Small-subunit ribosomal RNA from Calcidiscus leptoporus, 1477 nucleotides, folded computationally. Taxonomically the source falls in Calcidiscus (Eukaryota, Prymnesiophyceae, Coccolithales, Calcidiscaceae).
RNA sequence: GUUUGAUCCUGGCUCAGAUUGAACGCUGGCGGCAGGCCUAACACAUGCAAGUCGAACGGUAACAGGAUAGCUUGCUAUCGCUGACGAGUGGCGGACGGGUGAGUAAUACUUAGGGAUCUGCCCUUUGGAGGGGGAUAACCAUUGGAAACGAUGGCUAAUACCGCAUAAUGUCUACGGACCAAAGGGGGCUUCGGCUUCCACCAGAGGAUGAACCUAAGCGAGAUUAGCUUGUUGGUGAGGUAACGGCUCACCAAGGCGACGAUCUCUAGCUGUUCUGAGAGGAAGAUCAGCCACACUGGAACUGAGACACGGUCCAGACUCCUACGGGAGGCAGCAGUGAGGAAUCUUGCGCAAUGGGCGAAAGCCUGACGCAGCCACGCCGCGUGCCGGAAGACGGCCCUAUGGGUUGUAAACGGCUUUUGCCAGGGAAGAAAGCCCGGGGUUCGCCCUGGAUUGACGGUACCUGGUGAAUAAGCACCGGCUAACUCCGUGCCAGCAGCCGCGGUAAUACGGAGGGUGCAAGCGUUAAUCGGAAUUACUGGGCGUAAAGCGCACGCAGGCGGUUGUAUAAGCCAGAUGUGAAAGCCCCGGGCUUAACCUGGGAUAGUCAUUUGGAACUGUACAACUAGAGUCUUGGAGAGGGGAGUGGAAUUUCUGGUGUAGCGGUGAAAUGCGUAGAUAUCAGAAGGAACAUCAGUGGCGAAGGCGACUCCCUGGCCAAAGACUGACGCUCAUGUGCGAAAGUGUGGGUAGCGAACAGGAUUAGAUACCCUGGUAGUCCACGCCGUAAACGAUGAUAACUCGCUGUUGGCGAUACACUGUCAGCGGCCAAGCGAAAGCGUUAAGUUAUCCACCUGGGGAGUACGCUCGCAAGAGUGAAACUCAAAGGAAUUGACGGGGGCCCGCACAAGCGGUGGAGCAUGUGGUUUAAUUCGAUGAUACGCGAGGAACCUUACCUGGACUAGAAUGCGAGUGCUAUCUGCAGAGAUGCGGAGUUCUUCGGACACGAAGCAAGGUGCUGCAUGGCUGUCGUCAGCUCGUGUCGUGAGAUGUUGGGUUAAGUCCCGCAACGAGCGCAACCCUCGCCGUUAGUUGCCAGCAGGUUUGGCUGGGCACUCUAACGGGACCGCCGGUGUCAAGCCGGAGGAAGGUGGGGAUGACGUCAAGUCCUCAUGGCCCUUAUGUCCAGGGCUACACACGUGCUACAAUGGUACGUACAGAGGGAAGCGAGACAGUGAUGUGGAGCGGAACCCUUAAAGCGUAUCGUAGUCCGGAUUGGAGUCUGCAACUCGACUCCAUGAAGUCGGAAUCGCUAGUAAUCGCAGGUCAGCAUACUGCGGUGAAUACGUUCCCGGGCCUUGUACACACCGCCCGUCAAGCCAUGGGAGUUGGGUAUGCCUGAAGAUGGUUGCCGUGAGGCGCUGUUUAGGGCAGAAUCAGCGACUGGGGCUAAGUCGGAACAAGGUAGCCGUACCGG
Repeated sequence: GUUUGAUCCUGGCUCAGAUUGAACGCUGGCGGCAGGCCUAACACAUGCAAGUCGAACGGUAACAGGAUAGCUUGCUAUCGCUGACGAGUGGCGGACGGGUGAGUAAUACUUAGGGAUCUGCCCUUUGGAGGGGGAUAACCAUUGGAAACGAUGGCUAAUACCGCAUAAUGUCUACGGACCAAAGGGGGCUUCGGCUUCCACCAGAGGAUGAACCUAAGCGAGAUUAGCUUGUUGGUGAGGUAACGGCUCACCAAGGCGACGAUCUCUAGCUGUUCUGAGAGGAAGAUCAGCCACACUGGAACUGAGACACGGUCCAGACUCCUACGGGAGGCAGCAGUGAGGAAUCUUGCGCAAUGGGCGAAAGCCUGACGCAGCCACGCCGCGUGCCGGAAGACGGCCCUAUGGGUUGUAAACGGCUUUUGCCAGGGAAGAAAGCCCGGGGUUCGCCCUGGAUUGACGGUACCUGGUGAAUAAGCACCGGCUAACUCCGUGCCAGCAGCCGCGGUAAUACGGAGGGUGCAAGCGUUAAUCGGAAUUACUGGGCGUAAAGCGCACGCAGGCGGUUGUAUAAGCCAGAUGUGAAAGCCCCGGGCUUAACCUGGGAUAGUCAUUUGGAACUGUACAACUAGAGUCUUGGAGAGGGGAGUGGAAUUUCUGGUGUAGCGGUGAAAUGCGUAGAUAUCAGAAGGAACAUCAGUGGCGAAGGCGACUCCCUGGCCAAAGACUGACGCUCAUGUGCGAAAGUGUGGGUAGCGAACAGGAUUAGAUACCCUGGUAGUCCACGCCGUAAACGAUGAUAACUCGCUGUUGGCGAUACACUGUCAGCGGCCAAGCGAAAGCGUUAAGUUAUCCACCUGGGGAGUACGCUCGCAAGAGUGAAACUCAAAGGAAUUGACGGGGGCCCGCACAAGCGGUGGAGCAUGUGGUUUAAUUCGAUGAUACGCGAGGAACCUUACCUGGACUAGAAUGCGAGUGCUAUCUGCAGAGAUGCGGAGUUCUUCGGACACGAAGCAAGGUGCUGCAUGGCUGUCGUCAGCUCGUGUCGUGAGAUGUUGGGUUAAGUCCCGCAACGAGCGCAACCCUCGCCGUUAGUUGCCAGCAGGUUUGGCUGGGCACUCUAACGGGACCGCCGGUGUCAAGCCGGAGGAAGGUGGGGAUGACGUCAAGUCCUCAUGGCCCUUAUGUCCAGGGCUACACACGUGCUACAAUGGUACGUACAGAGGGAAGCGAGACAGUGAUGUGGAGCGGAACCCUUAAAGCGUAUCGUAGUCCGGAUUGGAGUCUGCAACUCGACUCCAUGAAGUCGGAAUCGCUAGUAAUCGCAGGUCAGCAUACUGCGGUGAAUACGUUCCCGGGCCUUGUACACACCGCCCGUCAAGCCAUGGGAGUUGGGUAUGCCUGAAGAUGGUUGCCGUGAGGCGCUGUUUAGGGCAGAAUCAGCGACUGGGGCUAAGUCGGAACAAGGUAGCCGUACCGG
């Protein structure tokens, strides 16, 4: 960071850090210091890695010198004479050094100890070293073999070998004694007898060093490994060993180890230390150092001081090589190197100059130890790639841009400076001191001091100086959040990215590229691995009611823990001292490389260590005591506690008998079923089984499961009161033992009711269910088994402590009502405290103590395998692969519910009239078409955009044309332009003719090159603005401050009333406020004031054309401006003295008076890119533009909205009355005339309170029609016309004549409306050349009904449940089908290691030996034992493969259902049994 809409918690996953023997990708200048096969302990070509000593020996193969001889004067031969030395005898060393980590969980290692041991060379010391002997290699001869290697015979030496002598401070001992050694060599001197010195030698003693053995503690995992062991455990004796010891053997005994984990299996070298971490820890065991083990594999011994021996021997095996096929040779886990394996790890280098080792008296020789160099950025450290100035802020950017500019960027250019590094040149170390040699001095004669000469692989290297010239030197990763760093282009759920969350479906800061930026830097990233973060195994330092987690309950051995007092002790504990804890490393203080890394000196630190001396508080131990824990006794008490036996009544069912008749029963409704063979009902009787109504109660008892009629018998536990007694006897409890609902199981009974399975009837799309009728196991009893449940308080047991209130059960304080106190239970509420919260709260989930069980992400899975138990079912124990980034708890806000409560609305109901049926109009779908342009699609599309498609419109189709374009702006310039006209053409257009512009000089008009620019009703309404619909004119939506809550949030806004209203009142941790409601606005209704023409005419007058016509008037109506008026204001009742409600008065109007405008926060990615605007994309001789014609008007069909009807409340005819609101100049058009009429002719008046449209119609009066497809209805069709208009064919409206269709009130269903409303009647307007059944307005006539809120729909508030939050059109389960993955079973098959038994059995060691050889010591042969290896056998175990098979997991859009989440539509869940797909 990541679970959620958000929150808190739990919990996993992931990241940032450090590190590495690393590898890979890109890149790469230098130096220093380190490091470098982690894999195949796989196989190895070649070279080298262990030799040395002639001062131990016989000698002389090679080399050199010398001598002698021959002579050919530079050759040959001879001489071991000298230096030396091949091979050989002999000594020492090859047991060190170097490599590797296979094996080994203890014969290892670490720490601390121990005693029964050995120890070459070295040191100290005691003593000795006399005198003999026989061989043998080399060599020579013969000889076998391909070779390796031999055989026989002969000669010879020693510091080789063997006796003899000597013999202690040695060894053995019976204490008398016995036994055991040796070697010389070099130098010097020599009287050649020997002496002396050095080195070597022998026997002892001591030391040092090294080695062997023993003990304790520590040092991995697995119990799905629980028993192991026969030399095993001990003893006695013997053998063996350097030494103790069952080390080995004989005998005796039967022990020994193990839950504190034996045995078995797997894994592994151990440590100092290394990495990490605050530490405790965790992980590791490269380099360096200590120890161990190993040396092709297995076994074995020999030699030796030391080996069971890396570069020794023998045997067996595998492999490789040589071979003359007879036989032989070999062992890089030494240094280089090769092949192979692998992601991966170096040169077949130089040198013994230094350090160290072996041999030697020494010189010296040997030394792939070591010192150096080479390769590799593998790591750490250091340095550099330049520094200063420099703005025209240059050019260039396939960088960006708002086109102004910005950025790259002082970066570059340019000017000045420096020279680390590089290159060139010159100089040039330290590491070297010895030994030896030559001198000098001293000397204890061993040696010491001193002078000189000599010795360097690295290396002409480090370092220093000079020259040269910015010259030779920058990359990698990243840029969505975590996490520092952003834009453009490309791509379009593709390609791809990704550590986690997650990006990508046309505007990607997440992919790829670019520009820019960030980080690190000769490196940078990735991968792998370890620790950290992770308190995510919790010792430090976690948990367990609901998140994972308390065993179903009890008893109880081991174990753990344990009351008060005293004494003793000193195991734990505390303190001091001593020893040890190697060096290196870490840390501190210094020193040396120019610094650092690195090297180096000193110090400090480090332990469950050992020994020792003290201490005695606590724990332990021993002893003695105590009574507060625990227990025993006495007296009372309550109880569905348990077991057995017996008894009882009610009810159900069945049977018998009576009465009685047609139904009963059952359900939502039915049916199956029972019944005329008499049911149900009812009465009486009988049988039988099971369960015990009322009492009955968050009452009682029990450890839990559980226990309910009554009586008796047996029996467990508990409580109270007061004393007495025991004296810590206690608590907990792994393994173990017992109990343990229901279901199930075995045997035998029983069976009334109920009732899995099963059968039938219903329901249903289906119904293997829910409902109904039957019904078997079972339920019941006895005796066994099973051992599980949501066995729950989801809360282990025990003890103590920590405010209270209240109820109840059983005791006690003599009794008794009440009260009060106390003990033991069972409940409710609450304080502190706890808790993530909800909650818990003396019956704790609080505070402490002890002990036990259990947990560590979800799924896979309580599954598989194994084992134990079970008659079975099954139970217990109990994984992994794989997969996901979550799963989960509590609470919050919403939404939802076939949850609840309250309320509202033409929502239902009550009514009126319709739609749905007919014809037509109109819109849509569909179909058709060249095109039938496009959009709108539940409500919220469908007489909608469109408020009016013949052309135009027009976006569509066909055809014909144009290309800077049809329109617009700027525009140099032109004035033969405009205009009229002819021809061709469907027209656009083309070809011609005529055509001398006006002017106020500013210009107008027309054309117009180039260019800047156009055009698009093309796409995206899911990129947008604006506008609109809808929920909804519903009453809601929020904020500030405060308060509460860890928080999301809550409160306010909930509650009690009330309202049309979150309207108002009251109450209240809330107090206020905003957007909405209401009011303010318009209109209608009443009145007043002002004004009086175009309106009006009461009064006065005139006229007669009788009409306000005229004078006159403005009273009235009206007009149109301003005011008034209505506020529950008044009265009564009611209500909380409220808000309000009911009634009344007054009033034109009464409780928002009617209507309108007004639409909160938001929802639907709702609608519109085709009104307009607009980002992005697309087209540019076309997706643009012009033109003609066609289409949008099609028509088997379906739907919506309307009109007209079906008639008598009507039609028709005649007569007759009354509106309002509008419109009018390319207009309305009067009177008059013509026409049957549409209309025409004509043109008075009017830009209008004046004129015109303009006769309103229904109505009223009279007449007729008489219930009929009609005198209803008017579709359709024929004919004739009128009008508009270039033009009525496709495709207009109207008129007249004729025609006269369907239709007789409309199925399921559905719509509108609560009053001037519905219904009905006409009028006007906009659009418009013409076209109205549509739309928008206007008035006329004018109802019915509302009991009411159960139900349908929508909405509001509160509450409840939730697994929903894309919010129920949600979520989600299982089978089946498909693909992929891992896994279980599996006939079998293959392989590994292991143990056992039998057979065989090399070498070696050891025992025996009568055979053979030898004078003998002894040897050979034979043989016993042991044993590697081999063979056979049957086992257990672990792996691989395996036809087939089982389940599991994962996978955008498969099938079937709908089990769960809401009362999820049958509440859900747990255990068990049966059944189904």

Its Rfam family is "Bacterial small subunit ribosomal RNA". The literature on the family includes a 2001 paper in Science by Yusupov et al., "Crystal structure of the ribosome at 5.5 A resolution". The prediction has a mean pLDDT of 84.